[in-house]
RNA sequence: GCAGGAGGUCAGGCAAUCGCCGGUUUUUGGCGUGGCGUCAGCCGCGGCGAAAACGGGAGGAAAGUCCGAGCUCCACAGAGCAAGGUGCCGGGUAACGCCCGGUGAGGGUGACCUCGAGGAGAGUGCCACAGAAAACAGACCGCCACGCCGCAGCGAAAGCUGCCGCGCGGUAAGGGUGAAACGGUGGGGUAAGAGCCCACCGCGCGCUCGGUAACGGGCGCGGCACGGCAAACCCCACCUGGAGCAAGGCCGCGUAGGUGGACGCGAUUCGAACGGCGCGAGCCGUUCGGGUCCAAGGGCUGCUCGUCCGAAGCCCACGGGUUGGCCGCUCGAUGCGACCGGUGACGAUCGCACUAGAGGAAUGAUUGCCCUUCUUCGGAGGCGACUCCGAAGCUGACAGAACUCGGCUUACGACACCCUGUGACC
RNA sequence: GCGCCACUAGCUCAGCUGGAUAGAGCGUUGGCCUCCGGAGCCAAAGGUCAGUGGUUCGAAUCCACUGUGGCGCG
Numbered sequence: 001g002c003a004g005g006a007g008g009u010c011a012g013g014c015a016a017u018c019g020c021c022g023g024u025u026u027u028u029g030g031c032g033u034g035g036c037g038u039c040a041g042c043c044g045c046g047g048c049g050a051a052a053a054c055g056g057g058a059g060g061a062a063a064g065u066c067c068g069a070g071c072u073c074c075a076c077a078g079a080g081c082a083a084g085g086u087g088c089c090g091g092g093u094a095a096c097g098c099c100c101g102g103u104g105a106g107g108g109u110g111a112c113c114u115c116g117a118g119g120a121g122a123g124u125g126c127c128a129c130a131g132a133a134a135a136c137a138g139a140c141c142g143c144c145a146c147g148c149c150g151c152a153g154c155g156a157a158a159g160c161u162g163c164c165g166c167g168c169g170g171u172a173a174g175g176g177u178g179a180a181a182c183g184g185u186g187g188g189g190u191a192a193g194a195g196c197c198c199a200c201c202g203c204g205c206g207c208u209c210g211g212u213a214a215c216g217g218g219c220g221c222g223g224c225a226c227g228g229c230a231a232a233c234c235c236c237a238c239c240u241g242g243a244g245c246a247a248g249g250c251c252g253c254g255u256a257g258g259u260g261g262a263c264g265c266g267a268u269u270c271g272a273a274c275g276g277c278g279c280g281a282g283c284c285g286u287u288c289g290g291g292u293c294c295a296a297g298g299g300c301u302g303c304u305c306g307u308c309c310g311a312a313g314c315c316c317a318c319g320g321g322u323u324g325g326c327c328g329c330u331c332g333a334u335g336c337g338a339c340c341g342g343u344g345a346c347g348a349u350c351g352c353a354c355u356a357g358a359g360g361a362a363u364g365a366u367u368g369c370c371c372u373u374c375u376u377c378g379g380a381g382g383c384g385a386c387u388c389c390g391a392a393g394c395u396g397a398c399a400g401a402a403c404u405c406g407g408c409u410u411a412c413g414a415c416a417c418c419c420u421g422u423g424a425c426c
Numbered sequence: 427g428c429g430c431c432a433c434u435a436g437c438u439c440a441g442c443u444g445g446a447u448a449g450a451g452c453g454u455u456g457g458c459c460u461c462c463g464g465a466g467c468c469a470a471a472g473g474u475c476a477g478u479g480g481u482u483c484g485a486a487u488c489c490a491c492u493g494u495g496g497c498g499c500g
Base pairs, nucleotide, nucleotide: 001422002421003420004419005418008415009414010413012370013369014368015367016366017365018364020057021056023054024053025052026051027050028049029048031046032045033044034043035042036041059398063409064408066407067406068405069404070403071244072243073242074241078305079304080303081302083240084239085238086237087236088102089101090100091099092098103117104115105114106113107112118235119234123233124232125229126228127227140175141174142171143170144169146167147166148165150163151162152161153160154159183201184200185199186198187197188196202224203222204221205220206219207218208217209216210215248327249326250325251324258318259317260316261315263313264294266293267292268291269290270289271288272287273286274285275284276283277282297309298308299307300306334353335352336351337350338349340347341346371396374393375392376391377390378389379388380387381386427499428498429497430496431495432494433493436452437451438450439449445483454470455469456468457467458466476492477491478490479489480488
């Protein structure tokens, strides 16, 4: 120099002029309203507008909305099922699917990186083509034993040997297919073979040692019993109530106490009033108010149970009206610095700072100087890659807060430092 | 703000409980036919299945992220 790896910082600066959006103060215009008044006016309050001064005004991702929370309301939301999510171990955190540290597996020459990494010895399902066979195994070719027919050879004969074929068995060594073939390699053994036996490796189980654990090391036993896929259903463990600042609260304006429909003019009890009957205690009826129970319906935002509301009321639908103001609204799991604990994420203590809060939404433009990237030219240095100085031109990316945080992901410019591989030169 | 869907040839669509060469119609191109054109007949070209990564022996299909477009509710 080239090619990479890891973590980090910044997000052009200053000045002038002209603009944009909030805030505070002062002055002022007109409006509304109240008071005083000698009817000329004066003073106060409210919000609206204008001017001046002062002070403030985007990000590391404000983005995607992929996760997790705060906050607010729904009846504090119970149980079961369903649905969804997460999935090695330990820790961090308000919480997380995030982060940190480990373990195991995989990739890279390396710096280093990646992993949705529970269970296939519960069940179901799938494994195309090829291949004999794709999963409680089985046997196409082959190999071997036995029996039978035939042929040939030897033999005096009985018979023996060889070959072909058939039958009945044994076998899984060899063959080829495939992503994957029911352990692998070597030896013994056998009619041929085979964990049938042995050694090593793999696998499983047990014991033991180290570690909080995942897991790792060692020893012994078993003789293979256990193919893969769960980002297929599923099983196991854990987690999840719903909605979202258009949440929600207050004020104002306006419309109406509207239309249609479903549902008890339910039962029981207590009290009051009125009327009737009775000498009376009291009884009967009507109306009103309260309690309890049941039903239609509705709520508890999937279903069931359970529970709550349940009559001039609530439910379902329609119609009409408002489209204004204020709060929520930025001080918060906040940022920065120091120091301590921790390998680290992070936590404790102390100090300092507070810095947009709006409505479809403001933070911009021009000029000059400086800085940065790149190119060209000139000069200097060096064997050289290249470096330094000066001038000119060019360039400064991605992108705009909308209740607020913690993450992830995506977009994107520059810089310095550390590390790896490799080439050239000295 | 919340929720959902789609992306396959120039256009419109199949294929998506994984299985190898991804199909159809219209269009395009070439040839035949015709005096010429249309229609008709024959043949061909044309696809990184939106992108990237992963799971699997194998991905258009399953999963995650991203991009683009669209829809619904308040």
This is a predicted complex of two RNAs, RNase P RNA and transfer RNA, with 500 nucleotides together. Rfam match: Bacterial RNase P class A. Rfam's curators write: Ribonuclease P (RNase P) is a ubiquitous endoribonuclease, found in archaea, bacteria and eukarya as well as chloroplasts and mitochondria. The prediction has a mean pLDDT of 77.